Notes: Predicted 3D model of a 62-nucleotide RNA (Fluoride riboswitch aptamer (crcB RNA motif)) from a bacterium. It was read from a public genome assembly, where an Rfam model found it.
RNA sequence: AUAUUAUUAGGCGAUGGAGCUCGCCUAAUCGCCUUAAGUGGGCUGAUAGCUCCUACAGGAUA
Repeated sequence: AUAUUAUUAGGCGAUGGAGCUCGCCUAAUCGCCUUAAGUGGGCUGAUAGCUCCUACAGGAUA
RNA backbone atom coordinates (compact mmCIF):
# COMPACT_ATOMS: atom_id res chain seq x y z
P A A 1 -0.80 3.79 3.61
O5' A A 1 -0.93 2.86 2.32
C5' A A 1 -0.70 3.38 1.01
C4' A A 1 -0.68 2.26 0.00
C3' A A 1 -1.93 1.37 0.00
O3' A A 1 -2.98 1.95 -0.75
C1' A A 1 0.00 0.00 0.00
P U A 2 -4.51 1.60 -0.35
O5' U A 2 -4.69 0.11 -0.89
C5' U A 2 -4.59 -0.15 -2.29
C4' U A 2 -4.56 -1.64 -2.55
C3' U A 2 -5.75 -2.42 -2.00
O3' U A 2 -6.88 -2.34 -2.87
C1' U A 2 -3.74 -3.56 -1.44
P A A 3 -8.32 -2.47 -2.21
O5' A A 3 -8.43 -4.04 -1.89
C5' A A 3 -8.45 -4.97 -2.97
C4' A A 3 -8.36 -6.40 -2.44
C3' A A 3 -9.43 -6.79 -1.42
O3' A A 3 -10.64 -7.16 -2.07
C1' A A 3 -7.31 -7.49 -0.63
P U A 4 -12.01 -6.96 -1.25
O5' U A 4 -11.98 -8.16 -0.21
C5' U A 4 -12.00 -9.52 -0.67
C4' U A 4 -11.75 -10.47 0.48
C3' U A 4 -12.72 -10.35 1.65
O3' U A 4 -13.94 -11.04 1.41
C1' U A 4 -10.50 -10.48 2.47
P U A 5 -15.23 -10.52 2.15
O5' U A 5 -15.02 -10.99 3.67
C5' U A 5 -14.97 -12.38 3.97
C4' U A 5 -14.56 -12.60 5.42
C3' U A 5 -15.44 -11.91 6.45
O3' U A 5 -16.63 -12.65 6.72
C1' U A 5 -13.15 -11.55 6.99
P A A 6 -17.88 -11.84 7.25
O5' A A 6 -17.50 -11.50 8.77
C5' A A 6 -17.34 -12.56 9.72
C4' A A 6 -16.79 -12.04 11.03
C3' A A 6 -17.60 -10.92 11.68
O3' A A 6 -18.70 -11.44 12.41
C1' A A 6 -15.31 -10.34 11.71
P U A 7 -19.98 -10.50 12.58
O5' U A 7 -19.51 -9.44 13.69
C5' U A 7 -19.17 -9.88 14.99
C4' U A 7 -18.54 -8.75 15.80
C3' U A 7 -19.39 -7.49 15.91
O3' U A 7 -20.36 -7.59 16.93
C1' U A 7 -17.15 -6.90 15.37
P U A 8 -21.74 -6.79 16.72
O5' U A 8 -21.35 -5.26 17.01
C5' U A 8 -20.86 -4.89 18.29
C4' U A 8 -20.25 -3.50 18.25
C3' U A 8 -21.18 -2.39 17.75
O3' U A 8 -22.05 -1.92 18.77
C1' U A 8 -19.08 -2.21 16.68
P A A 9 -23.61 -1.90 18.46
O5' A A 9 -23.79 -1.21 17.01
C5' A A 9 -24.23 0.14 16.95
C4' A A 9 -23.04 1.07 16.75
C3' A A 9 -23.36 2.41 16.13
O3' A A 9 -23.83 3.34 17.09
C1' A A 9 -21.48 1.47 15.05
P G A 10 -24.94 4.37 16.61
O5' G A 10 -24.16 5.29 15.56
C5' G A 10 -23.09 6.14 15.99
C4' G A 10 -22.28 6.63 14.80
C3' G A 10 -23.01 7.60 13.87
O3' G A 10 -23.02 8.93 14.36
C1' G A 10 -21.89 5.95 12.59
P G A 11 -24.22 9.88 13.93
O5' G A 11 -23.93 10.21 12.40
C5' G A 11 -22.75 10.93 12.02
C4' G A 11 -22.49 10.81 10.54
C3' G A 11 -23.53 11.49 9.64
O3' G A 11 -23.27 12.88 9.50
C1' G A 11 -23.08 9.31 8.83
P C A 12 -24.50 13.86 9.23
O5' C A 12 -24.89 13.57 7.71
C5' C A 12 -23.98 13.89 6.66
C4' C A 12 -24.56 13.48 5.31
C3' C A 12 -25.94 14.04 5.02
O3' C A 12 -25.88 15.36 4.53
C1' C A 12 -25.88 11.73 4.50
P G A 13 -27.08 16.35 4.82
O5' G A 13 -28.23 15.84 3.83
C5' G A 13 -28.05 15.92 2.42
C4' G A 13 -29.23 15.29 1.69
C3' G A 13 -30.59 15.80 2.11
O3' G A 13 -30.93 17.00 1.44
C1' G A 13 -30.60 13.43 2.00
P A A 14 -31.03 18.31 2.30
O5' A A 14 -29.82 19.15 1.70
C5' A A 14 -29.86 19.62 0.34
C4' A A 14 -29.25 21.01 0.26
C3' A A 14 -29.96 22.05 1.13
O3' A A 14 -29.51 21.99 2.48
C1' A A 14 -29.67 22.92 -1.02
P U A 15 -30.54 22.48 3.59
O5' U A 15 -30.30 24.05 3.73
C5' U A 15 -29.00 24.52 4.07
C4' U A 15 -29.08 25.62 5.11
C3' U A 15 -29.92 25.30 6.34
O3' U A 15 -29.18 24.55 7.29
C1' U A 15 -30.43 27.48 5.55
P G A 16 -29.92 23.40 8.11
O5' G A 16 -30.29 24.14 9.48
C5' G A 16 -29.25 24.73 10.26
C4' G A 16 -29.72 24.97 11.68
C3' G A 16 -30.28 23.74 12.40
O3' G A 16 -29.26 22.91 12.93
C1' G A 16 -31.73 25.57 12.72
P G A 17 -29.54 21.34 13.03
O5' G A 17 -30.59 21.21 14.22
C5' G A 17 -30.23 21.56 15.54
C4' G A 17 -31.38 21.36 16.51
C3' G A 17 -32.02 19.98 16.49
O3' G A 17 -31.28 19.01 17.22
C1' G A 17 -33.70 21.63 16.52
P A A 18 -31.37 17.46 16.75
O5' A A 18 -32.80 16.99 17.28
C5' A A 18 -33.08 16.96 18.68
C4' A A 18 -34.54 16.64 18.94
C3' A A 18 -35.05 15.35 18.29
O3' A A 18 -34.68 14.18 19.03
C1' A A 18 -36.62 17.09 17.95
P G A 19 -34.51 12.78 18.22
O5' G A 19 -36.00 12.28 17.95
C5' G A 19 -36.83 11.94 19.04
C4' G A 19 -38.25 11.66 18.59
C3' G A 19 -38.36 10.61 17.48
O3' G A 19 -38.34 9.29 17.98
C1' G A 19 -39.68 12.50 16.93
P C A 20 -37.67 8.12 17.09
O5' C A 20 -38.75 7.85 15.95
C5' C A 20 -40.03 7.33 16.29
C4' C A 20 -40.98 7.40 15.11
C3' C A 20 -40.49 6.71 13.84
O3' C A 20 -40.70 5.30 13.87
C1' C A 20 -41.36 8.84 13.30
P U A 21 -39.68 4.36 13.07
O5' U A 21 -40.02 4.60 11.53
C5' U A 21 -41.27 4.19 11.01
C4' U A 21 -41.48 4.73 9.61
C3' U A 21 -40.42 4.35 8.58
O3' U A 21 -40.61 3.04 8.05
C1' U A 21 -40.89 6.65 8.40
P C A 22 -39.34 2.25 7.49
O5' C A 22 -38.95 3.03 6.14
C5' C A 22 -39.84 3.03 5.04
C4' C A 22 -39.33 3.94 3.93
C3' C A 22 -37.94 3.62 3.41
O3' C A 22 -37.94 2.52 2.49
C1' C A 22 -38.14 5.96 3.73
P G A 23 -36.64 1.61 2.38
O5' G A 23 -35.58 2.51 1.58
C5' G A 23 -35.84 2.86 0.22
C4' G A 23 -34.89 3.96 -0.25
C3' G A 23 -33.40 3.63 -0.16
O3' G A 23 -32.96 2.84 -1.25
C1' G A 23 -33.78 5.80 0.70
P C A 24 -31.69 1.87 -1.05
O5' C A 24 -30.46 2.87 -0.90
C5' C A 24 -30.03 3.65 -2.01
C4' C A 24 -29.04 4.73 -1.58
C3' C A 24 -27.71 4.23 -1.03
O3' C A 24 -26.81 3.88 -2.07
C1' C A 24 -28.54 5.96 0.36
P C A 25 -25.62 2.84 -1.75
O5' C A 25 -24.62 3.69 -0.84
C5' C A 25 -23.91 4.80 -1.40
C4' C A 25 -23.01 5.45 -0.34
C3' C A 25 -22.02 4.50 0.31
O3' C A 25 -20.86 4.34 -0.49
C1' C A 25 -23.08 5.83 1.97
P U A 26 -20.19 2.88 -0.56
O5' U A 26 -19.26 2.89 0.75
C5' U A 26 -17.86 3.13 0.61
C4' U A 26 -17.52 4.54 1.10
C3' U A 26 -16.06 4.72 1.43
O3' U A 26 -15.72 6.09 1.20
C1' U A 26 -17.37 5.02 3.39
P A A 27 -14.81 6.39 -0.14
O5' A A 27 -15.93 6.72 -1.22
C5' A A 27 -16.35 8.03 -1.44
C4' A A 27 -17.87 8.11 -1.25
C3' A A 27 -18.46 9.42 -1.77
O3' A A 27 -19.80 9.13 -2.17
C1' A A 27 -18.85 9.30 0.54
P A A 28 -20.48 9.99 -3.28
O5' A A 28 -21.99 10.03 -2.77
C5' A A 28 -22.77 8.83 -2.76
C4' A A 28 -23.82 8.89 -1.66
C3' A A 28 -24.58 10.20 -1.59
O3' A A 28 -25.66 10.23 -2.50
C1' A A 28 -23.97 9.47 0.61
P U A 29 -25.61 11.32 -3.66
O5' U A 29 -25.68 12.71 -2.87
C5' U A 29 -26.81 13.00 -2.06
C4' U A 29 -26.56 14.25 -1.23
C3' U A 29 -26.22 15.50 -2.03
O3' U A 29 -27.38 16.13 -2.56
C1' U A 29 -24.72 15.29 -0.21
P C A 30 -27.24 16.95 -3.93
O5' C A 30 -26.54 18.30 -3.48
C5' C A 30 -27.19 19.16 -2.56
C4' C A 30 -26.26 20.27 -2.11
C3' C A 30 -25.66 21.12 -3.23
O3' C A 30 -26.55 22.12 -3.68
C1' C A 30 -23.97 20.52 -1.67
P G A 31 -26.49 22.64 -5.21
O5' G A 31 -28.04 22.83 -5.55
C5' G A 31 -28.93 21.72 -5.52
C4' G A 31 -30.33 22.15 -5.88
C3' G A 31 -30.44 22.98 -7.17
O3' G A 31 -30.44 22.16 -8.32
C1' G A 31 -31.70 24.01 -5.45
P C A 32 -29.82 22.75 -9.69
O5' C A 32 -30.94 23.78 -10.18
C5' C A 32 -32.25 23.34 -10.48
C4' C A 32 -33.15 24.52 -10.75
C3' C A 32 -32.68 25.48 -11.84
O3' C A 32 -32.97 25.00 -13.15
C1' C A 32 -33.40 26.72 -9.95
P C A 33 -31.99 25.41 -14.35
O5' C A 33 -32.37 26.94 -14.63
C5' C A 33 -33.67 27.28 -15.05
C4' C A 33 -33.83 28.77 -15.18
C3' C A 33 -32.76 29.48 -16.02
O3' C A 33 -33.02 29.36 -17.41
C1' C A 33 -33.12 30.70 -14.02
P U A 34 -31.77 29.34 -18.42
O5' U A 34 -31.18 30.82 -18.35
C5' U A 34 -31.98 31.93 -18.77
C4' U A 34 -31.28 33.24 -18.44
C3' U A 34 -29.87 33.39 -19.00
O3' U A 34 -29.88 33.78 -20.37
C1' U A 34 -29.92 34.11 -16.74
P U A 35 -28.77 33.19 -21.34
O5' U A 35 -27.40 33.87 -20.86
C5' U A 35 -27.27 35.28 -20.92
C4' U A 35 -25.98 35.72 -20.27
C3' U A 35 -24.72 34.99 -20.72
O3' U A 35 -24.21 35.50 -21.94
C1' U A 35 -24.74 35.13 -18.36
P A A 36 -24.11 34.56 -23.18
O5' A A 36 -23.05 33.46 -22.70
C5' A A 36 -22.83 32.29 -23.50
C4' A A 36 -21.43 31.79 -23.29
C3' A A 36 -21.00 31.69 -21.82
O3' A A 36 -21.39 30.45 -21.24
C1' A A 36 -19.32 32.83 -23.07
P A A 37 -22.12 30.54 -19.82
O5' A A 37 -20.93 30.88 -18.80
C5' A A 37 -19.87 29.94 -18.63
C4' A A 37 -18.68 30.63 -17.98
C3' A A 37 -18.96 31.26 -16.62
O3' A A 37 -18.89 30.32 -15.58
C1' A A 37 -17.75 32.78 -17.99
P G A 38 -19.88 30.51 -14.34
O5' G A 38 -19.26 31.73 -13.51
C5' G A 38 -17.90 31.66 -13.07
C4' G A 38 -17.43 33.05 -12.65
C3' G A 38 -18.01 33.53 -11.33
O3' G A 38 -17.05 34.34 -10.66
C1' G A 38 -18.60 35.04 -13.06
P U A 39 -16.39 33.86 -9.28
O5' U A 39 -16.65 35.05 -8.27
C5' U A 39 -17.78 35.04 -7.42
C4' U A 39 -17.96 36.42 -6.80
C3' U A 39 -18.39 37.49 -7.80
O3' U A 39 -19.23 38.46 -7.12
C1' U A 39 -16.34 38.13 -6.85
P G A 40 -20.79 38.27 -7.23
O5' G A 40 -21.10 38.83 -8.68
C5' G A 40 -20.77 40.18 -9.01
C4' G A 40 -21.66 40.69 -10.11
C3' G A 40 -23.16 40.54 -9.86
O3' G A 40 -23.68 41.58 -9.05
C1' G A 40 -22.64 39.76 -12.03
P G A 41 -24.83 41.24 -7.99
O5' G A 41 -26.10 41.00 -8.93
C5' G A 41 -26.62 42.07 -9.72
C4' G A 41 -27.73 41.58 -10.62
C3' G A 41 -28.87 40.86 -9.91
O3' G A 41 -29.80 41.75 -9.30
C1' G A 41 -28.23 39.64 -11.83
P G A 42 -30.53 41.28 -7.93
O5' G A 42 -31.57 40.17 -8.43
C5' G A 42 -32.62 40.55 -9.31
C4' G A 42 -33.41 39.34 -9.79
C3' G A 42 -34.02 38.48 -8.69
O3' G A 42 -35.22 39.04 -8.16
C1' G A 42 -33.01 37.09 -10.32
P C A 43 -35.63 38.66 -6.63
O5' C A 43 -36.10 37.14 -6.75
C5' C A 43 -37.24 36.80 -7.53
C4' C A 43 -37.48 35.30 -7.56
C3' C A 43 -37.62 34.64 -6.19
O3' C A 43 -38.92 34.84 -5.63
C1' C A 43 -36.22 33.31 -7.58
P U A 44 -39.06 34.66 -4.04
O5' U A 44 -39.13 33.06 -3.85
C5' U A 44 -40.20 32.34 -4.42
C4' U A 44 -40.02 30.84 -4.20
C3' U A 44 -39.80 30.42 -2.75
O3' U A 44 -41.02 30.36 -2.02
C1' U A 44 -38.28 29.27 -4.17
P G A 45 -40.97 30.64 -0.47
O5' G A 45 -40.27 29.32 0.12
C5' G A 45 -40.92 28.06 0.01
C4' G A 45 -40.00 26.92 0.45
C3' G A 45 -39.44 27.06 1.87
O3' G A 45 -40.36 26.61 2.85
C1' G A 45 -37.70 26.46 0.37
P A A 46 -40.53 27.47 4.21
O5' A A 46 -39.15 27.22 5.00
C5' A A 46 -38.87 25.95 5.55
C4' A A 46 -37.36 25.71 5.55
C3' A A 46 -36.96 24.33 6.05
O3' A A 46 -35.80 23.91 5.32
C1' A A 46 -35.94 26.00 7.40
P U A 47 -35.93 22.69 4.36
O5' U A 47 -36.81 21.61 5.12
C5' U A 47 -36.21 20.83 6.16
C4' U A 47 -36.90 19.48 6.26
C3' U A 47 -36.80 18.59 5.03
O3' U A 47 -35.57 17.89 4.98
C1' U A 47 -39.03 18.62 5.81
P A A 48 -34.73 17.88 3.57
O5' A A 48 -35.55 16.84 2.68
C5' A A 48 -35.32 16.76 1.25
C4' A A 48 -35.93 15.46 0.73
C3' A A 48 -37.32 15.18 1.25
O3' A A 48 -38.30 15.77 0.41
C1' A A 48 -35.95 13.27 1.59
P G A 49 -39.31 16.86 1.02
O5' G A 49 -40.48 15.97 1.65
C5' G A 49 -41.29 15.16 0.81
C4' G A 49 -42.07 14.15 1.64
C3' G A 49 -42.79 14.75 2.82
O3' G A 49 -44.04 15.33 2.46
C1' G A 49 -41.64 12.78 3.48
P C A 50 -44.55 16.61 3.29
O5' C A 50 -45.06 15.98 4.68
C5' C A 50 -46.17 15.12 4.69
C4' C A 50 -46.39 14.53 6.09
C3' C A 50 -46.45 15.55 7.22
O3' C A 50 -47.72 16.19 7.32
C1' C A 50 -45.07 13.74 7.85
P U A 51 -47.78 17.69 7.86
O5' U A 51 -47.46 17.54 9.42
C5' U A 51 -48.37 16.86 10.27
C4' U A 51 -47.80 16.72 11.68
C3' U A 51 -47.32 18.02 12.33
O3' U A 51 -48.39 18.79 12.85
C1' U A 51 -45.74 16.30 12.69
P C A 52 -48.21 20.38 12.94
O5' C A 52 -47.17 20.60 14.14
C5' C A 52 -47.54 20.26 15.47
C4' C A 52 -46.34 20.32 16.41
C3' C A 52 -45.61 21.65 16.47
O3' C A 52 -46.27 22.60 17.27
C1' C A 52 -44.05 19.90 16.33
P C A 53 -46.07 24.16 16.96
O5' C A 53 -44.57 24.44 17.44
C5' C A 53 -44.24 24.34 18.82
C4' C A 53 -42.74 24.50 19.03
C3' C A 53 -42.14 25.80 18.51
O3' C A 53 -42.36 26.90 19.38
C1' C A 53 -40.75 23.98 17.91
P U A 54 -42.50 28.35 18.76
O5' U A 54 -41.01 28.67 18.25
C5' U A 54 -39.95 28.83 19.20
C4' U A 54 -38.61 29.00 18.50
C3' U A 54 -38.55 30.15 17.48
O3' U A 54 -38.36 31.42 18.09
C1' U A 54 -37.58 28.20 16.56
P A A 55 -39.03 32.68 17.40
O5' A A 55 -38.13 32.88 16.09
C5' A A 55 -36.75 33.22 16.22
C4' A A 55 -36.07 33.27 14.86
C3' A A 55 -36.76 34.14 13.81
O3' A A 55 -36.45 35.51 13.97
C1' A A 55 -36.15 32.06 12.85
P C A 56 -37.60 36.58 13.62
O5' C A 56 -37.71 36.53 12.03
C5' C A 56 -36.58 36.88 11.24
C4' C A 56 -36.83 36.52 9.78
C3' C A 56 -38.09 37.13 9.16
O3' C A 56 -37.89 38.48 8.77
C1' C A 56 -37.95 34.84 8.58
P A A 57 -39.16 39.50 8.88
O5' A A 57 -40.11 39.03 7.68
C5' A A 57 -39.68 39.17 6.32
C4' A A 57 -40.71 38.59 5.36
C3' A A 57 -42.14 39.10 5.55
O3' A A 57 -42.33 40.37 4.93
C1' A A 57 -42.16 36.75 5.31
P G A 58 -43.41 41.37 5.59
O5' G A 58 -44.81 40.78 5.13
C5' G A 58 -45.14 40.72 3.74
C4' G A 58 -46.44 39.97 3.51
C3' G A 58 -47.63 40.46 4.33
O3' G A 58 -48.25 41.59 3.76
C1' G A 58 -47.51 38.10 4.43
P G A 59 -49.01 42.60 4.78
O5' G A 59 -50.36 41.83 5.15
C5' G A 59 -51.32 41.56 4.13
C4' G A 59 -52.42 40.65 4.64
C3' G A 59 -53.18 41.16 5.86
O3' G A 59 -54.18 42.11 5.52
C1' G A 59 -52.61 38.89 6.17
P A A 60 -54.62 43.17 6.66
O5' A A 60 -55.50 42.31 7.68
C5' A A 60 -56.74 41.76 7.24
C4' A A 60 -57.32 40.83 8.31
C3' A A 60 -57.54 41.47 9.68
O3' A A 60 -58.76 42.20 9.74
C1' A A 60 -56.47 39.37 9.94
P U A 61 -58.87 43.38 10.80
O5' U A 61 -59.02 42.66 12.22
C5' U A 61 -60.17 41.85 12.47
C4' U A 61 -60.00 41.08 13.79
C3' U A 61 -59.75 41.94 15.02
O3' U A 61 -60.96 42.49 15.56
C1' U A 61 -58.23 40.13 14.99
P A A 62 -60.83 43.87 16.36
O5' A A 62 -60.12 43.49 17.74
C5' A A 62 -60.80 42.64 18.67
C4' A A 62 -59.89 42.28 19.84
C3' A A 62 -59.28 43.47 20.57
O3' A A 62 -60.17 44.04 21.52
C1' A A 62 -57.60 41.84 20.14
Of the family's consensus pairs, 100% are formed in the model. Its Rfam family is "Fluoride riboswitch aptamer (crcB RNA motif)". Gene Ontology terms of the family: positive regulation of gene expression and response to fluoride. Model confidence (mean pLDDT): 76 of 100.